[in-house]
RNA sequence: GACAGAGUAGGUAAAACGCGUUAAGUGUUAAGGGAUGGGAGGUUGCCCUUAAACGAAAGACUAUUGGUCUGCGGUGUUUUAUCGCAUCCGCUGUU
Numbered sequence: 001g002a003c004a005g006a007g008u009a010g011g012u013a014a015a016a017c018g019c020g021u022u023a024a025g026u027g028u029u030a031a032g033g034g035a036u037g038g039g040a041g042g043u044u045g046c047c048c049u050u051a052a053a054c055g056a057a058a059g060a061c062u063a064u065u066g067g068u069c070u071g072c073g074g075u076g077u078u079u080u081a082u083c084g085c086a087u088c089c090g091c092u093g094u095u
Stems, first nucleotide, its partner, number of pairs: 001095005010083009019073003028052007038089003058070005
């Protein structure tokens, strides 16, 4: 020098354990802020705060005012699988 490859934030699926079903959470809009391959730089995407609007699926059994089970929620966390940052440099392998 050439060729090949790995790795972020996070997405999806499954499982486990929870939370809610007395409506939190999720989703939407606006403003502000933050993190985001090892480095540079940056977009999509992500997260947090505040404000606003919108808004739900319960049923059965049991009998203590409670509990259990089956559901439901664009529900939370963890694990596993899979996908995953253009460009330059770096890293790994081969030559």
Record summary
Model confidence (mean pLDDT): 79 of 100. This is a predicted structure of a 95-nucleotide RNA (THF (Tetrahydrofolate) riboswitch aptamer). It matches the Rfam family "THF (Tetrahydrofolate) riboswitch aptamer". From the family's description: Tetrahydrofolate (THF) riboswitch was first reported for Ames et al. as an RNA motif in 5' untranslated (5'-UTR)regions of folate transport and biosynthesis genes in Firmicutes genomes. A reference for the family is Ames et al. (2010), "A eubacterial riboswitch class that senses the coenzyme tetrahydrofolate", Chem Biol.